[in-house]
Context: one part of a larger RNA
Molecule: large-subunit ribosomal RNA, domain VI
Organism: Niabella ginsengisoli
RNA sequence: CGUUAGUAAAUUGAGAGAACAUGACCUUAGUACGAGAGGACCGGGUCGUACGUACCGCUGGUGUAUCAGUUGUGCCGCCAGGUGCAAUGCUGAGUAGCUAAGUACGGACAGGAUAAACGCUGAAAGCAUCUAAGCGUGAAACCUAUCUCAAGAUGAGUUUACUUUUAAGGGCCGUAAGAGACUAUUACGUUGAUAGGCUACAGGUGUAAAGGUGGUAACAUCAAAGCCGAGUAGUACUAAUUGCCCGUACGCUUUAAUUUUAUUAAUUGUUAGG
Numbered sequence: 001c002g003u004u005a006g007u008a009a010a011u012u013g014a015g016a017g018a019a020c021a022u023g024a025c026c027u028u029a030g031u032a033c034g035a036g037a038g039g040a041c042c043g044g045g046u047c048g049u050a051c052g053u054a055c056c057g058c059u060g061g062u063g064u065a066u067c068a069g070u071u072g073u074g075c076c077g078c079c080a081g082g083u084g085c086a087a088u089g090c091u092g093a094g095u096a097g098c099u100a101a102g103u104a105c106g107g108a109c110a111g112g113a114u115a116a117a118c119g120c121u122g123a124a125a126g127c128a129u130c131u132a133a134g135c136g137u138g139a140a141a142c143c144u145a146u147c148u149c150a151a152g153a154u155g156a157g158u159u160u161a162c163u164u165u166u167a168a169g170g171g172c173c174g175u176a177a178g179a180g181a182c183u184a185u186u187a188c189g190u191u192g193a194u195a196g197g198c199u200a201c202a203g204g205u206g207u208a209a210a211g212g213u214g215g216u217a218a219c220a221u222c223a224a225a226g227c228c229g230a231g232u233a234g235u236a237c238u239a240a241u242u243g244c245c246c247g248u249a250c251g252c253u254u255u256a257a258u259u260u261u262a263u264u265a266a267u268u269g270u271u272a273g274g
Stems, first nucleotide, its partner, number of pairs: 001152001005163007015149004021049007033038001051106005059100004066093005071086006110144003117137004169246004173189005194239003197235005203228003211222004267274002
């Protein structure tokens, strides 16, 4: 932009894509078969491998703005306590998020028409013959079935609701994240929990500083302390103010008003024109 008014939703599915894998074991059964050696079809069940999808409750990884320990050195006048730099200085742990090696699930079942093949009936050709007419069985392949997208499917579908024009609806702007390169999408904008802050909790680290007590001291203890990024709730304290813009169809009928065209006259101008 189109889909023949404009919106907001819900849908059908022409068509397109994805997927389709495979093993071992148990049983049937040491049965059928076979002199024996050996050893099944069909059917039932269990567990895997690789691949795929989703997720983070568990096991872990990462986690350079979390916590702690610690070395050297500079600084905060000194002690104490901190802080800068040294690959995040090094080291031990680790929330959210993201993740696999972790967890869950998947390939199924079934139908149709068939291939090779196997048949029934059966002539041409009094026999025979699966084929010539006719009728069956039959594969991971084909068409369905499963999952995803899908009406620009210009063949532009369907349904519901709203608006009847300063409309419905949308956007700008702001706070953001289940979203994200930008855009878009989604949530919210005081009739408010959208983000920050605060409070509580979860979770992490591991018992802060100062002081008291004990000890000559190192240190221990009062103390599950102190600190803490992303988590979960609650709470309007802060910021989402006020507002502005877009949007307004086609056809038909009637009435009124106005304007234009046209006609006439005057005037200006070289012309165009007024």